[in-house]
C1' cells in the first nucleotide's frame, strides 16, 4: 500500500428492513440467625458521517478502530 473479517449497556451475546434479546455486573426488595444460593424488580447499548426507504442494528457509500492475510 492492497484485500478480507469484525464493531450492540461496565463485560459477554442474539436479532427476516418494523417496540433491540438474553446472561452477567450494579441498585432496591423478599427469603435466611448471618453468609452463600434462590426469587421479584429497576438502571443501562446498536463505532462515526452520509445515502436508499413510510421505516435502517440490518441494505449501499465513505471514514475510524481492532484482527488476519499478501507484498
Nucleotide at each position: 500500500a492492497c484485500g478480507g473479517c469484525u464493531g450492540u449497556g461496565g463485560u459477554c451475546u442474539a436479532a427476516c428492513g418494523g417496540u433491540a434479546u438474553g446472561a452477567u455486573u450494579c441498585g432496591a426488595g423478599c427469603u435466611u440467625c448471618c453468609c452463600a444460593a434462590g426469587c421479584u424488580u429497576g438502571u443501562g447499548a446498536c463505532c462515526c458521517g452520509g445515502g436508499u426507504u413510510c421505516a435502517a442494528u440490518u441494505c449501499c457509500c465513505g471514514g475510524c478502530a481492532g484482527c488476519c492475510g499478501u507484498a